[in-house]
The prediction has a mean pLDDT of 83. Predicted 3D model of a 73-nucleotide RNA (transfer RNA) from Pteropus vampyrus. Its Rfam family is "tRNA". Gene Ontology term of the family: triplet codon-amino acid adaptor activity. It is annotated as a transfer RNA. From the family's description: Transfer RNA (tRNA) molecules are approximately 80 nucleotides in length. The sequence is in RNAcentral, with records from Rfam. NCBI's taxonomy places the organism under Eukaryota, Eumetazoa, Euteleostomi, Pteropodinae, Pteropus. The same sequence occurs in records of 2 taxa.
Parts: sequence; structure tokens; C1' cells
RNA sequence: GGUUCCAUAGUGUAGCGGUUAGCACAUCUGCCUUACACACAGAAGGUCUUGGGUUCGUGUCCCAGUGGAGCUA
Repeated sequence: GGUUCCAUAGUGUAGCGGUUAGCACAUCUGCCUUACACACAGAAGGUCUUGGGUUCGUGUCCCAGUGGAGCUA
């Protein structure tokens, strides 16, 4: 240089173009306990990497950029 893949909550991860973007752990509150932990109940936390395009409507499709990983020369 060429090419393929990845980027979604603090971390990990799901999400056939149409519901309020889901789940686990972590965090917080309550309950429980003499107390802590576990268990149980609930809550908060997401500009879906950036900018454009397509569409009635994109986390999702297309193009480009940025960052990362692999293959190849």
C1' cells in the first nucleotide's frame, strides 16, 4: 500500500428498516441480618465512534473519515 472485520450504559454483550434500544455483572435505594455478605424487590445510567446519503421512517442499508484488530505484499 491492498483487503476483511470491529466500534451500542462503568465493563461485557444482543438487537430480520417500524414498541420507550434489551440482557448479565457492577453502582444506588429498599427488604433481610446484631452487623456484613448472599438472596429478593426496585431505580439510575446510552448523543448506538464522527459526518453525509438513501428512505415515510435507520443502532440496522450505502459512502467517506477516525480509532482498533486480522490477513496479504